[in-house]
Context: one part of a larger RNA
RNA sequence: GCCAGGGAGUUUGUCUAUGUGGCAAAGAUAGGUUUAAUCCAAACAUAUCUACAAAGAAAUUAAAAUGUCCGCAGUUUACGAGGGACAGGGUAUUAAAGUGCCUUAAGUCACAUGGAUCAUACCUGAAACCGAUCGAUCUAAUCCUGGGCAGGGUGAAGUGGCAGAAAUGCCAUGGAGGUCCGCAGAGGUGCUACGUGCAAGUGUUCUUAUGACCUGGGAUUAGGGGUGAAAAGCCAAUCGAGAUCGGUGAUAGCUGGUUCCUACCGAAGUUGGCCGAAGUCAAGCCUUGAAGGAGAUAGUUAUAAUGGUAAAGCUACGGAUUAAAGAUUUUGGGGAGUAAAAUCCUCGGUUUUUCGUCCAACUCAAAAUAUUAUAACGUCGUAGAUUUCAAGAGACGGGGGCAGGCGGUAAGCGUCUGUUGCGAGAGGGGAACAACCCAGACUGUAAUUAAGGUCCCAAAGUUCUGAUCAAGUGUUAAAGGGUGAAAGGUGUUAUCAAGCUUAGACAGCAGGGAGGUUUGCUUAGAAGCAGCAAUCCUUUAAAGAAAGCGUAAUAGCUCACCUGUCAAGGUUGGUAGCCCUGAAAAUGGACGGGGCUAAAUCAGAUACCGAUAUUACAGGCAAUUUCUGAAAAAGAAAUUUGCGGUAGGUAGGCGCUUUGCAAGGGUAGAAGUUUUUCUUUAAGGAAAAAUUGACCUUGUAAUGAUGAGAAUCCUGGC
Numbered sequence: 001g002c003c004a005g006g007g008a009g010u011u012u013g014u015c016u017a018u019g020u021g022g023c024a025a026a027g028a029u030a031g032g033u034u035u036a037a038u039c040c041a042a043a044c045a046u047a048u049c050u051a052c053a054a055a056g057a058a059a060u061u062a063a064a065a066u067g068u069c070c071g072c073a074g075u076u077u078a079c080g081a082g083g084g085a086c087a088g089g090g091u092a093u094u095a096a097a098g099u100g101c102c103u104u105a106a107g108u109c110a111c112a113u114g115g116a117u118c119a120u121a122c123c124u125g126a127a128a129c130c131g132a133u134c135g136a137u138c139u140a141a142u143c144c145u146g147g148g149c150a151g152g153g154u155g156a157a158g159u160g161g162c163a164g165a166a167a168u169g170c171c172a173u174g175g176a177g178g179u180c181c182g183c184a185g186a187g188g189u190g191c192u193a194c195g196u197g198c199a200a201g202u203g204u205u206c207u208u209a210u211g212a213c214c215u216g217g218g219a220u221u222a223g224g225g226g227u228g229a230a231a232a233g234c235c236a237a238u239c240g241a242g243a244u245c246g247g248u249g250a251u252a253g254c255u256g257g258u259u260c261c262u263a264c265c266g267a268a269g270u271u272g273g274c275c276g277a278a279g280u281c282a283a284g285c286c287u288u289g290a291a292g293g294a295g296a297u298a299g300u301u302a303u304a305a306u307g308g309u310a311a312a313g314c315u316a317c318g319g320a321u322u323a324a325a326g327a328u329u330u331u332g333g334g335g336a337g338u339a340a341a342a343u344c345c346u347c348g349g350u351u352u353u354u355c356g357u358c359c360a361a362c363u364c365a366a367a368a369u370a371u372u373a374u375a376a377c378g379u380c381g382u383a384g385a386u387u388u389c390a391a392g393a394g395a396c397g398g399g400g401g402c403a404g405g406c407g408g409u410a411a412g413c414g415u416c417u418g419u420u421g422c423g424a425g426a427g428g429g430g431a432a433c434a435a436c437c438c439a440g441a442c443u444g445u446a447a448u449u450a451a452g453g454u455c456c457c458a459a460a461g462u463u464c465u466g467a468u469c470a471a472g473u474g475u476u477a478a479a480g481g482g483u484g485a486a487a488g489g490u491g492u493u494a495u496c497a498a499g500c501u502u503a504g505a506c507a508g509c510a511g512g513g514a515g516g517u518u519u520g521c522u523u524a525g526a527a528g529c530a531g532c533a534a535u536c537c538u539u540u541a542a543a544g545a546a547a548g549c550g551u552a553a554u555a556g557c558u559c560a561c562c563u564g565u566c567a568a569g570g571u572u573g574g575u576a577g578c579c580c581u582g583a584a585a586a587u588g589g590a591c592g593g594g595g596c597u598a599a600a601u602c603a604g605a606u607a608c609c610g611a612u613a614u615u616a617c618a619g620g621c622a623a624u625u626u627c628u629g630a631a632a633a634a635g636a637a638a639u640u641u642g643c644g645g646u647a648g649g650u651a652g653g654c655g656c657u658u659u660g661c662a663a664g665g666g667u668a669g670a671a672g673u674u675u676u677u678c679u680u681u682a683a684g685g686a687a688a689a690a691u692u693g694a695c696c697u698u699g700u701a702a703u704g705a706u707g708a709g710a711a712u713c714c715u716g717g718c
Stems, first nucleotide, its partner, number of pairs: 001718006011119001013117011026050003032044004054061002066087005074079002088103006122257002125254001129247006140221009149211001151181003154177001158173006185208003190204002193202002223239001225235003260653006270283005285394001286392006295380003299377008312363002318359003323354007332347005398422001400420008427438003442619007452609003455594003461606001463605006474596002487581003491578008500569001508565005514538003519533003544559001547558003620643003623639006654707001656704001658702008672691008
């Protein structure tokens, strides 16, 4: 890992609701006694419990089975069970009034089921805590008693001798040392071979090896305790508190698991409280049942009202600002003018008008959406809505798109509001892709469309009309998401404006491009062309006191300008479309791929493909109505009806064990097993054949250790 078997809402007491049944202003008896006795049981009367009356802390007091009106179903249209309103009544408070609670009378017992609660309480799972025991054959320390340390080196004190005046030296001898090298022994420094090993650490290398050395045997210290040259080390492969058993099924707001089917409805991830944020309580949201009896209001439109946000505006305030004109100005600056003033010009200041521009949490004016009310339409509703009550929940981690805010440089960021998807939603499209587009799946068959597409992969146009692009630009609706900006282009298309042009434009080619003059100054020189000043005149068709190159300075070559030749458009500026440059990432790579010059882009036309959508036909189920019917059984018909679904609620079924009652089958072959066939919406059911050899089934009523694929589930097999 697979297979088989096992494996999780149980039981007790109490409370509560619903269903069924008994009795009923009452209901029920327990223990007990008697009868009976295999068991189940039967009878008797009572303590007691619940109900029949409430109010009040209490003393205490204590409701006419009351009246009037409305009114659903229904029928006699006025009655009208239940229902509602107003009177009336009891009690507490009280001087009174008022107010609170109660009052027009059904309960109780049993069984079954849902829920709550007490208990282990659906199952599995801690680390821990406490108690009692067992451990020092491992290891720590200590005590007692034993044992061990090849060989070699070094050569302390002491002693002897010699020398010396002495200090002392030298020569022998000697054999000290937590001394050196190095076995056994002890340790464990580096390396990393091994790493299901030789080994729950080995190998190799290394340290120590007469000492605070190593070691055998025996003994002592015990769990909040020991021992510790101290690492929270060690105390039997277990130590920041040993192990075993017990308390014990500790507790777990946490993880995992929780076993057959179908039908109907179908959520929430929000608000408030909490030592609360992994939880829980109340409300909101879901379901089921009941009451009640007529309107309800998600949508659209209209009308009326509320308001000071967006945008906008500024001669409506605050602030900034361009240009022009006018007025004014004292002793403002400058200039002219005058003997000095006056006066005039100019730059400023202030102010008026006109033209133009901007900011604000500033608002003269001012939306849309929104909110409220009313009306109409629409939708829902006597086939019973809105509403109220009771019972059962789940949920209280959300997340995406669009619109609008706030925080942040930003984020597949955080946080709000509205709406809509996903969550809990399948199908088609988007290459693939929870929430983007289309569209809400009862079953089957066919047809038509949606989004999106129609060269091939791959269903459908190599369809039509008119343009554009030459970059493979593109072949991507957008977003996640894979970018493509500012700035440029004599790429190309369209368009606008202003000049020139058969009296000949633009470009090219040919010719001319002169004289005064080398202008004056400067300079060594300056002659069109270093620099400064001036920049005229003449002849001309035209020709600068010269736009550029060049020379030391001249010279020389072009240009402007003019003529000729040629022959029809050409020059400049702006706007728009497509395209190009700008343009950089790590293995070779992505329009989904092939490929495409359309099979790209823009503007149109038309046909086709394409879904669980829509339509048609057939069928199923649910709800409702009508009919048959004694009936809430069953059947038939009908409907502007419904049938996606997680958590969850409700309803109805299938199968298993055992038992009672009734009825059957079986050695002429039960159950089981294997295979095949038929059949129900499903759980399932039935039959046949083979195998096998003794029990089994149907109906009904009960019963429960009643359904497995998951729990790092348990046991076994392979």

The part of an RNA shown here (large-subunit ribosomal RNA, domain II) has 718 nucleotides and comes from a marine sediment metagenome. The full RNA is in RNAcentral, with records from MGnify.